Predicted 3D model of a 162-nucleotide RNA (Lysine riboswitch aptamer) from a mouse gut metagenome. It matches the Rfam family "Lysine riboswitch aptamer". From the family's description: Riboswitches are metabolite binding domains within certain messenger RNAs that serve as precision sensors for their corresponding targets. Allosteric rearrangement of mRNA structure is mediated by ligand binding, and this results in modulation of gene expression. This family includes riboswitches that sense lysine in a number of genes involved in lysine metabolism, including lysC. The sequence is in RNAcentral, with records from MGnify.
[in-house]
RNA sequence: GAUAGAGGUUGCGUACUUCAUCAGUAGCUUGCCGGAUGUGACAGGACAGAGGAUGGCAGGAGAAAGGGAAGAACGCCGAAAGGAUAUUCCGCCUGCCGGAAUAUGCCUUGGGCAUAGGUUGAAGAAGUCUAUGACUGUCAUCUUUACAGAUGGGGCGCUAUC
Numbered sequence: 001g002a003u004a005g006a007g008g009u010u011g012c013g014u015a016c017u018u019c020a021u022c023a024g025u026a027g028c029u030u031g032c033c034g035g036a037u038g039u040g041a042c043a044g045g046a047c048a049g050a051g052g053a054u055g056g057c058a059g060g061a062g063a064a065a066g067g068g069a070a071g072a073a074c075g076c077c078g079a080a081a082g083g084a085u086a087u088u089c090c091g092c093c094u095g096c097c098g099g100a101a102u103a104u105g106c107c108u109u110g111g112g113c114a115u116a117g118g119u120u121g122a123a124g125a126a127g128u129c130u131a132u133g134a135c136u137g138u139c140a141u142c143u144u145u146a147c148a149g150a151u152g153g154g155g156c157g158c159u160a161u162c
Stems, first nucleotide, its partner, number of pairs: 001162005008077001011076004016071004028060006037048003042095004080109004084104008110136002113133007138153006
């Protein structure tokens, strides 16, 4: 340098099908109240609005996305996740802000779990970030007859073969 592997049966991710939730919610529409604002936050604009805005009450019909569970399939073991930067798209337009996708071994993280807090979310679900805890996997050093134990490190690592 090349090739092949291991961590777990709750390893990681992708899209598909079904189901529940989202929710009797949003938007639409009818009637009534009310009386000047509204278009994600801020600034400016543009548009709508007394031919009645935002909002409230009652009725009519009435979703979807994201997220979740199960199933089977595919790709894998920096699998992947997060941050930062750049580009593109979306949110009425611009700035700003927010979200989505792609790229950059630029930075962090071995892995899952639990607890606490933050964030996202309809949510006591799930995701994600930080901290702590034990467990687990691997390597190094030391101890032990052995089992095993202690300390420390990280995936640009570890093991095997050539």